[in-house]
Order: sequence, then structure tokens, then C1' cells
RNA sequence: GCUCGAAAAAGGCAAACCACCCGAAAGGGUGAGGCGCAAAGCCACUGGCCUAAGUCCGAAAGGUAUCGGAUACGGCGGCAGGGUUGCCGGG
Repeated sequence: GCUCGAAAAAGGCAAACCACCCGAAAGGGUGAGGCGCAAAGCCACUGGCCUAAGUCCGAAAGGUAUCGGAUACGGCGGCAGGGUUGCCGGG
């Protein structure tokens, strides 16, 4: 340097549930918790997925509210790929 994660050590992260807070929602933050994780560190770049406030179209209505459809400029990195940095150990 490349490659791998079987065993081990030191440490790390933290799913669901619950509480509070933020958000239209998806979701996020903090605490608690611990299902799991060798990048479950970082970056929304590509695909995928979730949501639809706003916007557009339509319906019906006739006071501006309602319903349906489309849409990310909102999210998910604990969905896959890519980029980048890195601990321990094996080859």
C1' cells in the first nucleotide's frame, strides 16, 4: 500500500418503546433505553423511498373554507451505489 472482519482488546454509535420540544407532515432534537452496527463517522452527488405546507390542475360550492390529483424547494445516510476520513486485528 492492497484486501478481509474469524477470534480478541480498548473504546464508539444507538433501533423500537416512553417523556419533553421543533415541524403542516414526513421527520428531527434532547433525555431515557439497547435492537442492532466495522464506518450505524462525514457529504443528499446518482437511484430509491416517505411527506405535500406552498404552488398548479380539477371537482363541488359561493365567501377564500372543503375534497381529489400532480409536484420537493421538505426529509430518510439504520435503503443501495458513489465520494471522503478513520480505530483494532488477520492475510
Predicted 3D model of a 91-nucleotide RNA (c-di-GMP-I riboswitch aptamer) from Desulfatitalea alkaliphila. Its mean pLDDT, the model's own confidence on a scale to 100, is 84. Of the family's consensus pairs, 95% are formed in the model. Its Rfam family is "c-di-GMP-I riboswitch aptamer". Rfam links the family to the GO term cyclic-di-GMP binding. Lineage of the source: Bacteria > Pseudomonadati > Desulfobacterales > Desulfosarcinaceae > Desulfatitalea.